[in-house]
RNA sequence: UUCUUAUCCAGAGAGGUGUAGGGACUGGCCUGUAGAUACCUCAGCAACCGUCAGCAUAUAGAGCUGAAAAGGUGCUAAUUCCAGCAGAUAAGAG
Numbered sequence: 001u002u003c004u005u006a007u008c009c010a011g012a013g014a015g016g017u018g019u020a021g022g023g024a025c026u027g028g029c030c031u032g033u034a035g036a037u038a039c040c041u042c043a044g045c046a047a048c049c050g051u052c053a054g055c056a057u058a059u060a061g062a063g064c065u066g067a068a069a070a071g072g073u074g075c076u077a078a079u080u081c082c083a084g085c086a087g088a089u090a091a092g093a094g
Base pairs, nucleotide, nucleotide: 001094002093003092004091005090006089007088008087013042014041015040016039017038021031022030023029025084026083027082028081043076044075045074048072049071051067052066053065054064055063080086
């Protein structure tokens, strides 16, 4: 970088640095000098992978239910902010 599958109306913010934009893109609508976005620290949310327990034991795509949260990610304005286009995240494959 491409492809496949799943999810996207729930949930969760303080401090520091720093300065003018930010919410992917277009339009709208919001948001921001009462300091946003970003970065750092700490805290939190969730439960995709992983872990644990129970069920299932097979002509098969190795599933279903539950628990914990210290592992790998993710997320913490607004339904992915809304519509369009598509995008984001996770797991897997090339």
A computed fold for a 94-nucleotide RNA from Priestia taiwanensis, annotated as SAM riboswitch aptamer (S box leader). The RNAcentral record of the sequence draws on Rfam. Of the family's consensus pairs, 97% are formed in the model. The coordinates come from a structure-prediction model, not an experiment, and the mean pLDDT is 83.